[in-house]
RNA sequence: UCGCGUGCUCUGGGGUCGGUGAAAAUCCGAGCCGGCGGUGACUGGCCGAGAGGCCGGAAGUCCGCGACCCGGUCACCGCCAGUGACCGGUUGACCAGGUGUGAGUCCUGGACCGACGGUCAAAGUCCGGAUGGGAAGUGCACGCAC
Numbered sequence: 001u002c003g004c005g006u007g008c009u010c011u012g013g014g015g016u017c018g019g020u021g022a023a024a025a026u027c028c029g030a031g032c033c034g035g036c037g038g039u040g041a042c043u044g045g046c047c048g049a050g051a052g053g054c055c056g057g058a059a060g061u062c063c064g065c066g067a068c069c070c071g072g073u074c075a076c077c078g079c080c081a082g083u084g085a086c087c088g089g090u091u092g093a094c095c096a097g098g099u100g101u102g103a104g105u106c107c108u109g110g111a112c113c114g115a116c117g118g119u120c121a122a123a124g125u126c127c128g129g130a131u132g133g134g135a136a137g138u139g140c141a142c143g144c145a146c
Stems, first nucleotide, its partner, number of pairs: 003144006010137001016030004032124001033114002035065004042057006060112002069089008094110005116128003
C1' cells in the first nucleotide's frame, strides 16, 4: 500500500395552518420530511507561471443496500404454536424544456413516492413491535498475504 479474514463501533427526518364532521396530527386545501454506499458535466477551498494537481460537498424518483412481509431447510420440540440459524423470494416514485460533444445527476418548470399492526375516521409525519433487528458501507483494533 492494496487485498482477505475476525472482533468491536456507527447507522433517519417530518403534522403547521385552515375546512368538513359526532369523531380525523388518518379525509380535503395549502404547507412539512428525504437513511447508507456508488456514480456525478455542478460547486467550495488549497497548491501551481501555466498545463494541471490535491482535498471536501453534491441524486427521495439512476445503480446497489436496508426494515416489514412471504416461502424452504435444519435445530430446539411428543404434536401444534413459537424461537433461532442458514438459504431464497417480494419490496415506492420523473417527465418536459434549456445548456452542452455528451445530462439519471447541472439550470428552469411541472409532477410523483413513502412497510406492517393500531386508531370514535382511511396515517411518509401520531401510537406500537422497537432501549429491538439490521445489509451494503464508515471508523478502530488484531491476524494473514504482498
This is a predicted structure of a 146-nucleotide RNA (FMN riboswitch aptamer (RFN element)) from Nocardioides cremeus. Its Rfam family is "FMN riboswitch aptamer (RFN element)". Rfam's curators write: The RFN element is a highly conserved domain that is found frequently in the 5'-untranslated regions of prokaryotic mRNAs that encode for flavin mononucleotide (FMN) biosynthesis and transport proteins. The prediction has a mean pLDDT of 78.